Predicted 3D model of a 77-nucleotide RNA (transfer RNA) from an uncultured Rhodospirillales bacterium. It matches the Rfam family "tRNA". The family's RNA type in Rfam is transfer RNA.
[in-house]
RNA sequence: GGCGGGAUAGCUCAGUUGGUCAGAGCAGGGGAAUCAUAAUCCCAAGGUCGUAGGUUCAAAUCCUAUUCCCGCUACCA
Numbered sequence: 001g002g003c004g005g006g007a008u009a010g011c012u013c014a015g016u017u018g019g020u021c022a023g024a025g026c027a028g029g030g031g032a033a034u035c036a037u038a039a040u041c042c043c044a045a046g047g048u049c050g051u052a053g054g055u056u057c058a059a060a061u062c063c064u065a066u067u068c069c070c071g072c073u074a075c076c077a
Stems, first nucleotide, its partner, number of pairs: 001073007010026004019057001029043004050066005
């Protein structure tokens, strides 16, 4: 340099054919229960969906560019 995959909540990850509002587990917060703690149960909060454009009535999802991460590969030395 080329090719492929990935980026979604603090962490690990889902998200179907574009058609609602973006979700789960864990962590953190509040509460219940307990003599108390853990476990358990309940509640609420938490998101520029990497970034910028484009297509569309409608984009996490499709197209283009770009940043970063991972893998494969080529060349030079």